[in-house]
Context: one part of a larger RNA
């Protein structure tokens, strides 16, 4: 000097950062991934409208008994209306957050490469969308279970799902032409053959559907160089190394398998073993190096262990499924149900590290045609001198050098212009008024801001509310005095302390920093 710090002792304000480095230890509750009714059958709130049916009974008649039959109400039915949503379907849940177990390895990093390759949404470009079919959730209904959930029956939609038609510039064989390169080969143009599509909704504006080609994003894999210790790990490989067929993959490939050959790899340190994500970059030095990888941006891995695959354009998927295995929970013992290394928050471990907060106004993401709805990503706010940074704790004047403290040669000398005591000033904090930019969107339009009545501005009032902690024998700024008597204690090194101690204790004084001061601890 530095630090995600901790500890002690102190502590006014702000404004920007940061905040489980230990137990990838176990988790109670909430919340963190949904959207679309413009893609389907269903359900049918709310209001409205007819007529009817009660119940009340206004005007009017009246022979005073009653008659009549507006209005309102409340029922059931119908027609309309279209909220709502369990269920099919489709897009999204492979993003975004988290952690650092594992990994010494194409993991990373850097350059390069694929003539060996993929790509939902997006953007262009060509073309096309014909004409059919059986089904299944859902609803209803019969049962079985404690519950999770499961079975039969009937029955119904689609942009679910099959099967037919077209179709070539696809994609596969054969066939012969060209023209390039980098060996396999590659590109273009051709001829015949086989093979593969579609889906509708609609406010009539559009919004979707299939094929095919191109781009853009993202991605896969290859390959040189680089990338901790330990040789008191020197020998190490059986799919091992290589061909070839063939399976596989989006794609090369011992990636898999038959069979053939016996190679490879190593003191330029394999194999093993120990340790560890990795980088940009942080710290620190003139620098060269050296330590390190918090936060923030890139990759990579991993998601209770440990395996498997399934759906996808993309997962071997943290809040998807399966099977095993620890664990915790629930039962009617038959059998279920569970993953906080997201956000908060609990127990534990520890020297230690925060709130079960508000809001989707803004930024971004999903789903929608949009309105919107979801979003603990993200914006805020709390906590905590953890850290940087700024900012107060007042300013001038004031000597008879008060009073006390403390030293003393008893003369004084320090404290000390410090106080007091005049005159001033009001930052911050207090209080009262006024008060936001951030909004751009997007709504017919009213009208929309979590932060926050906060920042800021303006009045008021009074020095009022706001200093401490190390140190003082050298190193190393800074001295006396009383206690203390190798005790009590001090110490980073050298070293103090055994009766006059500038080194222990306390007082006075002084230095140093300062809302911080030391101590440890780690690196340079």
């Nucleotide at each position: 000097g530095a630090c995600g710090a901790a500890c002690u002792c102190u502590g006014g304000c702000g404004g920007c950062g940061u905040g489980c480095u230990u137990a990838a230890c176990a988790c109670a509750u909430g919340c963190a991934a949904g959207u679309c009714g413009a893609a389907c059958g269903a359900u049918g709130a709310a209001g409205a409208a007819a007529a009817g049916a009660a119940u009340c009974g206004a005007a009017g008649c009246u022979u005073c008994g009653g008659c009549a039959g507006a209005a309102a109400u409340u029922c059931a039915u119908u027609u309309c209306g279209g909220a709502u949503u369990a269920g099919u379907g489709g897009c999204a849940g492979a993003c975004g957050g988290g952690u650092g177990a594992g990994u010494a390895a194409c993991g990373c990093g850097u350059g390069a490469g694929c003539a060996a390759c993929c790509u939902a949404c997006c953007u262009c470009u060509u073309a096309c969308a014909a004409a059919g079919g059986g089904a299944u959730a859902g609803c209803c209904u019969c049962g079985g279970g404690a519950a999770a959930c499961c079975g039969g029956g009937a029955u119904u939609a689609a942009u679910a799902c099959c099967a037919u038609a077209u179709a070539a510039c696809a994609u596969u064989g054969c066939g012969a032409c060209g023209a390039a390169g980098c060996a396999u080969u590659u590109c273009g143009a051709u001829g015949c053959a086989a093979u593969c599509a579609a889906a509708g909704c609609u406010a009539c504006g559009g919004c979707g559907g299939u094929a095919a080609g191109a781009g853009a994003u993202g991605g896969g894999c290859u390959c040189g160089c680089g990338u901790c210790c330990c040789a008191u790990u020197a020998a190490c490989c059986g799919g091992a190394u290589g061909g070839u067929g063939a399976g596989g993959u989006a794609a090369c490939g011992g990636c898999u398998c038959a069979c053939c050959a016996u190679a490879g790899u190593g003191a330029c340190g394999a194999u093993g073993g120990g340790u560890a994500a990795c980088c940009g970059g942080c710290c620190u030095g003139a620098g060269a190096g050296g330590g390190u990888g918090a936060a923030c941006g890139g990759u990579c891995a991993c998601a209770c262990u440990g395996g498997a695959a399934c759906u996808g354009a993309g997962a071997u998927a943290c809040g998807g499924c399966c099977c095993a295995g620890a664990c915790u929970c629930c039962u009617a013992c038959g059998g279920g149900a569970g993953g906080c290394a997201g956000c908060a928050g609990u127990g534990g471990g520890g020297a230690a590290u925060a709130u079960u907060g508000c809001a989707c106004a803004a930024u971004g993401g999903g789903c929608g045609a949009a309105a919107g709805c979801c979003u603990g990503a993200u914006g805020c706010a709390g906590c905590g001198a953890c850290g940087c940074c700024g900012c107060g704790u007042g300013a001038g004047g004031g000597a008879u050098g008060a009073c006390g403290g403390c030293c003393u040669u008893c003369g004084g000398g320090u404290u000390g212009u410090a106080a007091a005591c005049c005159u001033c000033u009001u930052u911050c904090a207090g209080u009262a008024g006024g008060g936001a930019c951030g909004a751009a969107g997007c709504g017919c339009a009213a009208g929309u801001g979590a932060c926050g009545g906060u920042a800021c501005c303006u009045g008021c009032a009074g020095a009022a509310g706001a200093a401490g902690c190390a140190c003082c024998g050298g190193c190393u700024a800074a001295c006396u005095a009383c206690g203390u008597g190798c005790c009590a204690g001090c110490a980073g090194c050298c070293g103090c302390g055994g009766u006059a101690a500038u080194a222990c204790g306390u007082a006075g004084g002084g230095u140093g920093c300062g809302a911080g001061c030391g101590u440890u601890g780690u690196c340079c």